[in-house]
Molecule: transfer RNA
Organism: bovine gut metagenome
RNA sequence: GGUGUGUAGCUCAGUGGUUAGAGCACUACGUUCACAUCGUAGGGGUCGUAGGUUCAAAUCCUACCACACC
Numbered sequence: 001g002g003u004g005u006g007u008a009g010c011u012c013a014g015u016g017g018u019u020a021g022a023g024c025a026c027u028a029c030g031u032u033c034a035c036a037u038c039g040u041a042g043g044g045g046u047c048g049u050a051g052g053u054u055c056a057a058a059u060c061c062u063a064c065c066a067c068a069c070c
Stems, first nucleotide, its partner, number of pairs: 001070006009024004017055001026042005048064005
């Protein structure tokens, strides 16, 4: 210098328009002598940062930051 990635504790989906979601994990309750499994409910997100475009941005554009590869 080039390419790619950055969204929940972890792995990821969401590629302009409802209220940002799933699995696992976590908490409570049920179940059990107890644990696990299973079921129900719940908590948790300034969508890497700052600007721009748009009626509307996680999504498009620019710069920067971090990481990976070349």